This is a predicted structure of a 76-nucleotide RNA (transfer RNA) from Elusimicrobia bacterium CG1_02_56_21. The prediction has a mean pLDDT of 80. RNAcentral records the identical sequence in 2 taxa. Rfam family: tRNA. NCBI's taxonomy places the organism under Bacteria, Pseudomonadati, Elusimicrobiota.
């Protein structure tokens, strides 16, 4: 310095143009129990990294920026 990928709930990922973004685990309430777990109903919680731009529509496409990983170079 130059290529690749990847960034979605607290955490781990799915979703990869089509009209209110989802699962598992954790979280909060209930039910059960003598009580705890567990199992079972319910419910919160998201500027999809950020700006701009293609579109009738953008989490998804494009360019830029910011973060993380890897691989190459290249200095001594």
């Nucleotide at each position: 310095g130059g290529c690749a990928c990847c960034g979605u709930a607290g955490c781990u990922c799915a979703g990869u143009g089509g009209u209110u973004a989802g699962a598992g685990c954790g979280g909060g309430c209930g039910u059960u129990u003598c009580a705890u777990a567990a199992g079972c109903g319910c419910u919160a919680g998201g500027u999809c990294a950020g700006u701009g731009g293609u579109u009738c529509a953008a989490u998804c496409c494009c360019a830029c920026u910011c973060g993380g990983u890897g691989c190459c170079a290249c200095u001594a």